[in-house]
Molecule: Glycine riboswitch aptamer
Organism: Lysobacterales bacterium
RNA sequence: CGCCGCUGUGCAGGAGAGCUUGGGGCGCGCCCCAACGCCGAAGGAGCAACCGCCCCGGAAUCUCUCAGGCAGAAGGACUGCACCGGCACG
Repeated sequence: CGCCGCUGUGCAGGAGAGCUUGGGGCGCGCCCCAACGCCGAAGGAGCAACCGCCCCGGAAUCUCUCAGGCAGAAGGACUGCACCGGCACG
C1' cells in the first nucleotide's frame, strides 16, 4: 500500500402466527391488563453432524419457547450494494 473474510453504519429486499374472549380507558380507532390458542428469523438456551490447539473448546436456518412476536406501523435472522474501522495475509 492492497484485497478476501470479520465488526459496525446507511440504503434496498425480507417470512410465520387470534385485529379470539372478558374487563378497563379514551380522541371510536386505538391503548392497557388477564385468559386460552398459536409463530420462530431480535436475543437466549439445548443437542448434534462437523472442526480444532483434542483435558477440553467452537459449532446451525435443527430443537425449546425464558424473552420476543401474532391487522397496520415498528422490529426482524438472512441476502445484495456502499462506506468506516481495525486484524490476518501478500